[in-house]
RNA sequence: UAUUUGUUAUGCCAAACUUGUUGCGAAGCAAGGACGGAAAGCCACGGGUCUCACGAAGACAGCCGGGUUGCCAAA
Numbered sequence: 001u002a003u004u005u006g007u008u009a010u011g012c013c014a015a016a017c018u019u020g021u022u023g024c025g026a027a028g029c030a031a032g033g034a035c036g037g038a039a040a041g042c043c044a045c046g047g048g049u050c051u052c053a054c055g056a057a058g059a060c061a062g063c064c065g066g067g068u069u070g071c072c073a074a075a
Stems, first nucleotide, its partner, number of pairs: 003075004012037002017032006035062001041068003045065003048060004052055001
């Protein structure tokens, strides 16, 4: 450095729920909180689900696939 694997990381992320806030909404953000996660980092490209004021409109990356970058450990 590459590949494979997931057992050892005082490290990382954070579902439901609660509070505040933004939005018509799906939902987003912040704090609390942990069900889980080894890409649960990032990108709406394909499929899918969802929303509305229904159009050159949006939401979900913690639904699956794909792209891309990367941590710890072992072989």
Molecule: c-di-GMP-I riboswitch aptamer
Organism: Sulfurovum sp.